[in-house]
RNA sequence: CCGUGCUGGGCGGGGAGCUAGCGGUGCCCUGUACCCGCAAUCCGCUAUAGCGGGGCUGAGAUACUCUGUGCGGCAUAGCUUAGCGAGUCUGUUUUAUUGUAAGCGGUGUUGAUAAUCAGGACUUGAGCGGCGUCAGCCCGUGAACCCCGUCAGGACCGGAAGGUAGCAGCGGUAAGCGGAGACUGCCGGGUGACUCAGGCCAACCUGAUUUGAGCUGGCUGCAUUUUACAGUUCGUGAAGCAUGUCCAGCAGAUUUGUACGG
Numbered sequence: 001c002c003g004u005g006c007u008g009g010g011c012g013g014g015g016a017g018c019u020a021g022c023g024g025u026g027c028c029c030u031g032u033a034c035c036c037g038c039a040a041u042c043c044g045c046u047a048u049a050g051c052g053g054g055g056c057u058g059a060g061a062u063a064c065u066c067u068g069u070g071c072g073g074c075a076u077a078g079c080u081u082a083g084c085g086a087g088u089c090u091g092u093u094u095u096a097u098u099g100u101a102a103g104c105g106g107u108g109u110u111g112a113u114a115a116u117c118a119g120g121a122c123u124u125g126a127g128c129g130g131c132g133u134c135a136g137c138c139c140g141u142g143a144a145c146c147c148c149g150u151c152a153g154g155a156c157c158g159g160a161a162g163g164u165a166g167c168a169g170c171g172g173u174a175a176g177c178g179g180a181g182a183c184u185g186c187c188g189g190g191u192g193a194c195u196c197a198g199g200c201c202a203a204c205c206u207g208a209u210u211u212g213a214g215c216u217g218g219c220u221g222c223a224u225u226u227u228a229c230a231g232u233u234c235g236u237g238a239a240g241c242a243u244g245u246c247c248a249g250c251a252g253a254u255u256u257g258u259a260c261g262g
Stems, first nucleotide, its partner, number of pairs: 001262006009057003012030004020046005034054005063255001065253005072246005078241004083236005089231003093228001096225001098223003102220003105216003114210007122199006128192002131188002134185003138179004147172004155164003
């Protein structure tokens, strides 16, 4: 140096959390690197820190150590800031509200405002009128008999004179039916520039009298309130940066057991 074995070792790791501490199961990040049982109201250990059982590989480095890089995590009363919420303030700003009457405008001595009186409008009731239904009145029609009057004929009574009841007919009526101008009455209203008595008489309108200069709030201004936007302050909150720390993977370098044979 080569070959063949054995053994050490390896067959994932890390972060947070839990824990007196160390691992594991679980969560997360890397990454692909055996199996079975135990295990978060935990499981197993003790600074030699998973326990128990089995399998593969086997000193080449894929093992050990160091360096660099570095995913990711954690911490910070660190820095910056989006977003969100709140506050009051500011703003050459926006939306709307209320007031004022400084300016403009409108109106006003052909009389503003105010006061008084009267009336209107609104409303209640009554009266009158009008409209409509119905009824009465009027006219016509209208009862075989059970309405009235007159009753031919016929019937009955009587010796006779005469009388009695009474159908038809005629005339007139009742109930009913029909008509229709006016009149009367009851009832009713989507009736009436009507009348009377009221109510409201606070507001609105009109007229008269008195007074004698304002009234209005359209535009601008001013003030109050409100809304929107921006700025500012505070808080919250995620992101990024910074520092520190742990650190997978990757890259490089170092170290390296033993037996037999050639």
The RNA shown here (Bacterial large signal recognition particle RNA) has 262 nucleotides and comes from Candidatus Aegiribacteria sp. Rfam family: Bacterial large signal recognition particle RNA. It is annotated as a non-coding RNA gene. The source organism's lineage runs through Bacteria, Pseudomonadati and Candidatus Aegiribacteria.